[in-house]
Background:
A computed fold for a 73-nucleotide RNA from a Candidatus Campbelliibacteriota bacterium, annotated as transfer RNA. Its Rfam family is "tRNA". The family's RNA type in Rfam is transfer RNA. About the family: Transfer RNA (tRNA) molecules are approximately 80 nucleotides in length.
RNA sequence: GCCGAGGUAGCUCAGUUGGUAGAGCAUCGCCCUGAAGAGGCGGGGGUCACCAGUUCGAACCUGGUCCUCGGCA
Numbered sequence: 001g002c003c004g005a006g007g008u009a010g011c012u013c014a015g016u017u018g019g020u021a022g023a024g025c026a027u028c029g030c031c032c033u034g035a036a037g038a039g040g041c042g043g044g045g046g047u048c049a050c051c052a053g054u055u056c057g058a059a060c061c062u063g064g065u066c067c068u069c070g071g072c073a
Stems, first nucleotide, its partner, number of pairs: 001072007010025004019056001027043005049065005
């Protein structure tokens, strides 16, 4: 330099024929307990890497940029 995969909650990741962003773990509160753990119930937490475009509407489509990983040279 070229090609491919990826960037979504604190962490690991879902979410595609475009239509109000989710799960598990973690964290906080409550229940339970003599206390804790386990278990149960509930809450908080997101500019969907960034910029622009298309569209009534974009995490999702198009173009560009940045970063990570892999392959080729």